[in-house]
RNA sequence: CUCUUAUCCAGAGAGGCGGAGGGACCGGCCCUUUGAAACCUCGGCAACCGAUCUGAACAGAUCAAGGUGCUAAUUCCGGCAGAUAAACAAUCAAAUCUGGAAGAUAAGAG
Numbered sequence: 001c002u003c004u005u006a007u008c009c010a011g012a013g014a015g016g017c018g019g020a021g022g023g024a025c026c027g028g029c030c031c032u033u034u035g036a037a038a039c040c041u042c043g044g045c046a047a048c049c050g051a052u053c054u055g056a057a058c059a060g061a062u063c064a065a066g067g068u069g070c071u072a073a074u075u076c077c078g079g080c081a082g083a084u085a086a087a088c089a090a091u092c093a094a095a096u097c098u099g100g101a102a103g104a105u106a107a108g109a110g
Stems, first nucleotide, its partner, number of pairs: 001110008013042004021031003025079004043071003048067002050063005075102001080099005
């Protein structure tokens, strides 16, 4: 980097350093000199891998030492397709829901 599977409406921040960006991309909207990103320290959340137990199995319960992950806003919202109530001469736009795409993370494979 590619592929497969699972999850993504819950949860969880202080300090140091730094000095202008950040929220993947595009549009919107937001955060930010009352201090962005990156990095460091200490905490916290969660439970994918993991540990113990139950079970024929799928799986379930408990735990959190270790490997990851996460710690503004639902993956911040939308992007593509379909369905639906009302309204309109018609179109566009908008709303709700469902599915998808893209992305993120984990485990495995190449």
Description:
The prediction has a mean pLDDT of 83. The RNA shown here (SAM riboswitch aptamer (S box leader)) has 110 nucleotides. The sequence was found by an Rfam model in a public genome assembly. Its Rfam family is "SAM riboswitch aptamer (S box leader)". Rfam describes the family as follows. The SAM riboswitch is found upstream of a number of genes which code for proteins involved in methionine or cysteine biosynthesis in Gram-positive bacteria.